[in-house]
Context: one part of a larger RNA
RNA sequence: GGAUGAACGCUGGCGACGUGGAUAAGGCAUGCAAGUCGAAUGGGUUUAGACCCAUGGCGAACGAGGUAGUAACGAGUAGGUACGUACCAAGAAGUCAGGGAUAACCCGUCGAAAGACGGGAUAAUACUUGAUAGUCCCUUCGGGGUAAAGAUUUAUCGCUUCUUGAUCGGCCUGCUUAGUAUCAGCUAGUUGGUAGUGUAAUGGACUACCAAGGCUAUGACGCUUAGGGGAGCUGAGAGGCUGACCCCCACCGAUGGCACUGAGAUACGGGCCAUACACCUACGGGUGGCUGCAGCCGAGAAUAUUCCACAAUGGACGAAAGUCUGAUGGAGCGACGUCGCGUGAUCGAUGAAGUCCUUCGGGAUGUAAAGGUCUUUUAUGAAGGAGAAAUUUUAUUGAUAGUACUUCAUGAAUAAGGGGUUGCUAAACUCGUGCCAGCAGCAGCGGUAAUACGAGUACCCCAAGUGUUAUCC
Repeated sequence: GGAUGAACGCUGGCGACGUGGAUAAGGCAUGCAAGUCGAAUGGGUUUAGACCCAUGGCGAACGAGGUAGUAACGAGUAGGUACGUACCAAGAAGUCAGGGAUAACCCGUCGAAAGACGGGAUAAUACUUGAUAGUCCCUUCGGGGUAAAGAUUUAUCGCUUCUUGAUCGGCCUGCUUAGUAUCAGCUAGUUGGUAGUGUAAUGGACUACCAAGGCUAUGACGCUUAGGGGAGCUGAGAGGCUGACCCCCACCGAUGGCACUGAGAUACGGGCCAUACACCUACGGGUGGCUGCAGCCGAGAAUAUUCCACAAUGGACGAAAGUCUGAUGGAGCGACGUCGCGUGAUCGAUGAAGUCCUUCGGGAUGUAAAGGUCUUUUAUGAAGGAGAAAUUUUAUUGAUAGUACUUCAUGAAUAAGGGGUUGCUAAACUCGUGCCAGCAGCAGCGGUAAUACGAGUACCCCAAGUGUUAUCC
């Protein structure tokens, strides 16, 4: 000198674009954040529209948040294959005949509640049996095995099987990936083999048996620290430092463990168990998980609204209309940052007054003020008023917002501070104080004429900021 997710002091006019819990992955009141489908189905209610309950389908594995753990095939990069893939696209074929339940509902019982139990009735694209069977699977090549669901406005939407594609993933490998030797030896599923189990799939992933291997000063093992990258800051570069916002990947969801469902989870707003904490209780028992958006407490130098809207973009469901969406689009707050604009322009000397200095002659503030002429960015008021919005060819639809912007009116009107002045380092005089009070980044200053302390005046630098502190180059 540059930089910052900054904080603190003093000060503070406006706008645009960004950005804002870095500490306690501490604890959380309240509201909302994942639903949707009547063109799968049964029922309740109602004069209709419609609404509600339940079964069922799809979604809830995305999106949103955080960085605790992890020194690792976690990440980056370059390859590999023994694998899977709902929805989507292309192609081929099929969609026959039956059955038994069950919820909501009704009746009853228990319980403070959460909820539970018994009996009865019923439907389906729910469940299930049989048939059919090839391009599918197994095969000793003889053969054996596996499917489907209907709806209706009659035009479609579905359903089943197979092949291919696309997408997304699983797994494996080479190289790179912090510090420490005041950590030198580590390892029994350990290293390899055979046969199995298991998986979508490879594999000590797991099991049995057999062998005795495997790693290590090119740093094993241990300990400490840490999410990684694209990137950011700095620097002429090499390099050094960092990993906020945004994007990609990984991991986490009070803590520890477990599986179920499913194409996909070992699942933040699903389930079970244990633990800690908190809440309700009729003391018998129950309920909960903001590291979602707001918001509260706490700790802290320190970080925002319990806002508006689904109009746009995107997502889920739906044939669609549409519903949901704290994703997202916006507004609010903070000079936190960057950029832009303004706080007036011009004329104006007997160089007023005041103040300061003075060699008492004068000098400085200073065209500065006053005063004259002008302008209206901005401000305030009034009027008009968007684009963003559509292939749903018509019609309708804008949160932002009566905002931006345009025009008119009023009137210099609404708007300047902070730090410094001994040298480094741009800018000095007077008074007060007297090694005191104090200053200070370093050198240093102050003990009676202090350009260094405090005040006044003048000046210098930057400017809606300016200084200080912290950290990096």
Small-subunit ribosomal RNA, 5' domain from an uncultured bacterium, 473 nucleotides, folded computationally.